Model confidence (mean pLDDT): 79 of 100. Predicted 3D model of a 106-nucleotide RNA (SAM riboswitch aptamer (S box leader)) from a marine sediment metagenome. Its Rfam family is "SAM riboswitch aptamer (S box leader)". From the family's description: The SAM riboswitch is found upstream of a number of genes which code for proteins involved in methionine or cysteine biosynthesis in Gram-positive bacteria.

RNA sequence: AUCACGAGCGGCGGAGGGAUCAGGCCCUGUGAAACCGCGGCAACCAUCUCUGUCGAAUCAGAGAACGGUGCCAAUUCCUGCUUCCGGUGUCGUCCGGGAGAAAGAU
Repeated sequence: AUCACGAGCGGCGGAGGGAUCAGGCCCUGUGAAACCGCGGCAACCAUCUCUGUCGAAUCAGAGAACGGUGCCAAUUCCUGCUUCCGGUGUCGUCCGGGAGAAAGAU
């Protein structure tokens, strides 16, 4: 800085999984996690091309996708903390919606 987009098959395995804690919701013997193979997505790093610019460096923008990383159910699955709006009202809260933070991932 980004997180509303995008991208899955096979093998193996045999009961869990969706980061953690709690609540919810969901995926899963029509086969979870982990691991392996192949494929794909994205464009973070590196690289290359074009433009700004006659040339070079730097920077900015756009593009490419041979390398590295990441990712390939559901918004980061949703809520949790703060605040705002509307409704309710027993003035406690609850319900619906918006914004931000925290945490996490890259």